Overview:
This is a predicted structure of a 1482-nucleotide RNA (small-subunit ribosomal RNA) from an uncultured prokaryote. The sequence is in RNAcentral, with records from ENA. Rfam family: Bacterial small subunit ribosomal RNA. Its mean pLDDT, the model's own confidence on a scale to 100, is 83.

RNA sequence: AGAGUUUGAUCCUGGCUCAGGAUGAACGCUAGCGGCAGGCCUAACACAUGCAAGUCGAGGGGUAACGAUGUCUUCGGACAGUCGACGACCGGCGCACGGGGGAGUAUCGCGUUUGUAACCUACCUUUAACUGGAGGAUAGCCCGAAGAAAUUCGGAUUAAUACUCCAUAACACUAUGAUCUGACAUCUAUAUAAGAUUAAAGCUCUGGCGGUUAAAGAUGGGCAUGCGUAACAUUAGUUUGUUGGUGAGGUAAUGGCUCACCAAGACUACGAUGUUUAGGGGGUCUGAGAGGAUGGUCCCCCACACUGGUACUGAGACACGGACCAGACUCCUACGGGAGGCAGCAGUGAGGAAUAUUGGUCAAUGGGCGCAAGCCUGAACCAGCCAUGCCGCGUGCAGGAUGACGGCCUUAUGGGUUGUAAACUGCUUUUAUAUAGGAAGAAACCCUUGAACGUGUUCAAGGCUGACGGUACUAUAAGAAUAAGGAUCGGCUAACUCCGUGCCAGCAGCCGCGGUAAUACGGAGGAUCCAAGCGUUAUCCGGAUUUAUUGGGUUUAAAGGGUGCGUAGGCGGAAUAGUAAGUCAGGGGUGAAAUCCCACAGCUCAACUGUGGAACUGCCUUUGAUACUGCUAAUCUUGAGUACAAUUGAAGUAGGCGGAAUGUGUCAUGUAGCGGUGAAAUGCUUAGAUAUGACACAGAACACCGAUUGCGAAGGCAGCUUACUAAACCAAUACUGACGCUGAGGCACGAAAGCGUGGGGAGCGAACAGGAUUAGAUACCCUGGUAGUCCACGCCGUAAACGAUGAAUACUCGCUGUUAGCAAUACACAGUUAGCGGCUAAGCGAAAGCAUUAAGUAUUCCACCUGGGGAGUACGCUCGAAAGAUUGAACCUCAAAGGAAUUGACGGGGGCCCGCACAAGCGGAGGAACAUGUGGUUUAAUUCGAUGAUACGCGAGGAACCUUACCUGGGCUUAAAUGUUAGUGACCGUUCCUGAAAGGGAACCUUCAGCAAUGACACGAAACUAGGUGCUGCAUGGCUGUCGUCAGCUCGUGCCGUGAGGUGUUGGGUUAAGUCCCGCAACGAGCGCAACCCUUAUCAUUAGUUGCCAUCAGGUUAAGCUGGGCACUCUAAUGAGACUGCCCGCGCAAGCGGUGAGGAAGGUGGGGACGACGUCAAGUCAUCAUGGCCCUUAUGUCCGGGGCUACACACGUGAUACAAUGGCAGAUACAAUGGGUAGCUACAUGGCAACAUGAUGCUAAUCUCAAAAGUCUGUCUCAGUUCGGAUUGAGGUCUGCAACUCGACUUCAUGAAGCAGGAUUCGCUAGUAAUCGGAAAUCAGCAAUGUUCCGGUGAAUACGUUCCCGGGCCUUGUACACACCGCCCGUCAAACAAUGGAAGUCGGGGGUACCUGAAGUCGAUAACCGCAAGGAGUCGCCUAGGGUAAAACUGAUGACUGGGGCUAAGUCGUAACAAGGUAACC
Repeated sequence: AGAGUUUGAUCCUGGCUCAGGAUGAACGCUAGCGGCAGGCCUAACACAUGCAAGUCGAGGGGUAACGAUGUCUUCGGACAGUCGACGACCGGCGCACGGGGGAGUAUCGCGUUUGUAACCUACCUUUAACUGGAGGAUAGCCCGAAGAAAUUCGGAUUAAUACUCCAUAACACUAUGAUCUGACAUCUAUAUAAGAUUAAAGCUCUGGCGGUUAAAGAUGGGCAUGCGUAACAUUAGUUUGUUGGUGAGGUAAUGGCUCACCAAGACUACGAUGUUUAGGGGGUCUGAGAGGAUGGUCCCCCACACUGGUACUGAGACACGGACCAGACUCCUACGGGAGGCAGCAGUGAGGAAUAUUGGUCAAUGGGCGCAAGCCUGAACCAGCCAUGCCGCGUGCAGGAUGACGGCCUUAUGGGUUGUAAACUGCUUUUAUAUAGGAAGAAACCCUUGAACGUGUUCAAGGCUGACGGUACUAUAAGAAUAAGGAUCGGCUAACUCCGUGCCAGCAGCCGCGGUAAUACGGAGGAUCCAAGCGUUAUCCGGAUUUAUUGGGUUUAAAGGGUGCGUAGGCGGAAUAGUAAGUCAGGGGUGAAAUCCCACAGCUCAACUGUGGAACUGCCUUUGAUACUGCUAAUCUUGAGUACAAUUGAAGUAGGCGGAAUGUGUCAUGUAGCGGUGAAAUGCUUAGAUAUGACACAGAACACCGAUUGCGAAGGCAGCUUACUAAACCAAUACUGACGCUGAGGCACGAAAGCGUGGGGAGCGAACAGGAUUAGAUACCCUGGUAGUCCACGCCGUAAACGAUGAAUACUCGCUGUUAGCAAUACACAGUUAGCGGCUAAGCGAAAGCAUUAAGUAUUCCACCUGGGGAGUACGCUCGAAAGAUUGAACCUCAAAGGAAUUGACGGGGGCCCGCACAAGCGGAGGAACAUGUGGUUUAAUUCGAUGAUACGCGAGGAACCUUACCUGGGCUUAAAUGUUAGUGACCGUUCCUGAAAGGGAACCUUCAGCAAUGACACGAAACUAGGUGCUGCAUGGCUGUCGUCAGCUCGUGCCGUGAGGUGUUGGGUUAAGUCCCGCAACGAGCGCAACCCUUAUCAUUAGUUGCCAUCAGGUUAAGCUGGGCACUCUAAUGAGACUGCCCGCGCAAGCGGUGAGGAAGGUGGGGACGACGUCAAGUCAUCAUGGCCCUUAUGUCCGGGGCUACACACGUGAUACAAUGGCAGAUACAAUGGGUAGCUACAUGGCAACAUGAUGCUAAUCUCAAAAGUCUGUCUCAGUUCGGAUUGAGGUCUGCAACUCGACUUCAUGAAGCAGGAUUCGCUAGUAAUCGGAAAUCAGCAAUGUUCCGGUGAAUACGUUCCCGGGCCUUGUACACACCGCCCGUCAAACAAUGGAAGUCGGGGGUACCUGAAGUCGAUAACCGCAAGGAGUCGCCUAGGGUAAAACUGAUGACUGGGGCUAAGUCGUAACAAGGUAACC
């Protein structure tokens, strides 16, 4: 000091979360020791038992118990206060301290400061004076009585340091008079005069100890006082002893503290009153600090003692272990009455996540009493329990590598890791254990002795006293011996692999993991971090500058009030003088101790503790300074304002007037429609509409001018004109003299809609009605139409009331337009003031942008914001007649919501361009029957895959068996194959039996090479190596389809931008093309395009066999048949050729155009191969390869048979047709590419034919397969036909072990549908479409009408780019990024939790009124008691408590009900995001 998380990515805003520290903690796992601390945070709940306050005989009368002594004794004991002592009693002092818990209390309670001239103070200290006399009682004891008890009553008798009276007395107290000092109003100091009043107690060891009065001190308190001291304004008014005065009472003392009278005040927005919460402080935790949170232990103060009230005693209490009364509760009881108060120490129950022993001692410290000894002391000191915290120590150290065994991982003959870790060797002994020794804390009081003064004080020496504790500590002994866990390991955050699991189980602080290869779940190995602890949970601060004083914001992210006027308040121009409140400096006092910090010291260190210092940022007081602020005084003119004179404008209010349009009415002309829409219909119209003309009326709004124009505070304001009112600006002087700015509350104004009353009502037009549209259409469109819109008056008070930008002042480069003035005038250039606009620099900003009209730089004041939703909702108050408005939450829920910009994608956005994309054409498909593939269905099986374009005559270029993967049945289990090998010696071949075959069994025959070892070949037990068309194409390689042969896709450097990114690649032209040219913050480059390759079209050269035959010769019925020849054709190798090269026109160029020339070919000549970055988790694990998983007498493998060929149906692709441009018959002509020896076959013969038989040539430019359409002739004559050929019957041929399921061909017979195919849809731009045949692969044969090639014949059309589809580039919008097959809204239905209302119901605290009223203080008082003082009794006032009543506040609950939230796959629609399909929004 930061980090994670919104996005495809970016910057910002903004919340959530984490890392740190802390705790009186708790829980989980674990646990060796010690020191020092701490230990009911909950029920101020209830308490059994014991203890926690007594002491004094040196105050008193005395003697219940004990002891001593004495006497007596019946030996049981009795007697004697004489002594030590002492129960109970009288008396004194103490019990108001110490100890406890924090209920109450928002307050002079606390903290701090000051005052007391308004006060008290026992014991203690100092000083002064005094201590004389008298009296009557009473407890106890004794006797008696009542009661269960607690306790009480009566009689007799008695003492005091108890009580009463008298005397003396002042510097006490009180009243008066005089002089005098000082101050702060009451006052007061000193001295004084003469009056009135009031004291005392004894004991004794004879030293003293006490007692009384007065003064002073010390200590402790009382009271007053400035300042500080929680939340809520959804608490705004409160108060009647209240505020003050006079007088009195009361008190230690001031005071409404109380009372009588008088006055009407007092507090409050600087927050009264009310409600809720809370003891306060020193301090503690955190933080850089400022702050925030907190108040346990320790210290100070307060308040409390079962709850409430009350006083008594006393120096002190309204009293924790005192009293009285009332109440609740508990206990005892003989039912008549009584007793009690752990928030003292232990302890118990209860509550709770949770907190200890019914311990020891007064040894020390402290307290009470006492002369003292001493007694008492749960204060205190110690011990016990608890890892609750802090601190310290240990669990060993060194060596030791075949890096052992085992574990885990692995690419597995191996390696890595655990790991110097272990074993093993040597060493040490803290701690634990055992034994032995053994403290400090203790010095006093007191006693004894001595000394000095001097006769009781001081000093010295000695003696006595330890709960803790045989503890700390020390020594010795043996031995590594007695001692390690917890959490974590996806990122944040240090630490990684395997197995299991398979959106399950589970994890999770946030983001998020888990759906078969999980570093995130569980286990294991390993690692990391801490360590006698480690994690989790809870809470506080921090990080969070996320409430911002230090130190934030408000155009668009949350946030400027709709606007003005103005009160309080805040702030305020220039110069002078005074003052000294703020401010600054010095001095004094105080700020308790402890704590924190620094230094030193004591426990072996540390924690802990001690000593000293500093600090305590504060308050009070005093002295000084005077710049700034304030205050006072007197000035100034620049801020502000006033006067005089012009100008400007849709500024406002009221009145008058005007024309156009619309509607209506009347009249007229005129006839069949009008109107309306995308198209229609509703509507109007022959009762005369619409249209046209004239006249009249009505209401509303003001075309053109008109504009980034003008005016106004905003809302807003527009025909012309009049009156009244307001404002701004400019120019020049004069005057006032800071009069100013802002503005919480307050007041006023305030669009539209809405409301009330009364008018008005032409047009428009919510609601409503009808017509359309639609799946629906409560809408958009159409026809009507009420309120309203208009006027007057009165409400409402809100808008995206927006510049989404509060007001004011000052300052800060420029350019340009415009409005109103001024000035200057030469309509030239320039100037100035106030507005309204555009662009731009610096600067600012997250960016977009703003930029003298700031969102820049500063100052002042106001308003507002603090994650999204819930919600501008609920409740409450206020306003309103209402509608509603202002103010304005919470529960709950999410980890985002949001702003700006970027790249894509998309749009029923725009622009440009291309393509058989459309159009123009030609031919098809869709209808028929058939072939083939697919779906579906069926089946034992109909094996599997491919499924929009981009599956469907596809994998398959050929399923009768085989193929074959499927089904059924029968077999085999190291297997069908390969390699190694012991062993055997044959194997092969022939035959037979069984069986459906595979398989099983039997017989016959039988080695070879080599001299040999051995080798070849075959079988072969056993072992190793298998096999899988099983799964996952979403684990993969390879290959392929598609966008698309579309023109795109990128990089380096530079530049721009905070950044994602941009630029380049955009722009202007051009092209088939990111093709080329020009321009340009870009300059270059790569993959694509093109070209290079093959083929075809022309020519040349070379070469002529199997090809060719012009010339020559021979020869045939004929034929390159033969000699011969390579000229031509052809073959196949090498070259040439085409490049917009030339010409004309256009153009800067690139390039384009031309019936141009030349040329076989002309503008990439035609065709092919060739497919950028990428997209579709596209296809393929069944071509092949391959990770993982699965099967192993089977999911492997062999065999027979069956199936893949099924068939109500649907779809795709084809072939054949429906006929005359044709069918049939006859005759006849012309190809190219290919194939061929298990083959193609000439030719001949037979057969109608398929074919068969015979036979020849050819391993091929040699032989052969081998053409059709066409042409010529004939026939058919428009028919379901001489079209069409399906289907079926019969007979055959061929292949093949085998044609039944299930082959092809042939002959005869049969002769179905079909007469040109709906919506829709496909291909093709030239040697193309169409049409005609041929060949090949696969193959025994063939379901081929398929596929791939080959040639023959050979068209039509393209105006053009509006539209459909696809694509490219630029631009625009976006809430999309899984990218429009996107996103997303609302009702309803379901589940869950929270919340509002609600007839009511049940509580709680507080107040008010009335009734009653204990104890008690105070007051009054004739009867009774007492000589008296006085008392009893009675009465009165007040009051705790109780009761009654009506309200208010607040909480819980409530049938039912309201909305909101949330929840992988519910329903209905499609509102928003693109022009979201009616622009959206308020």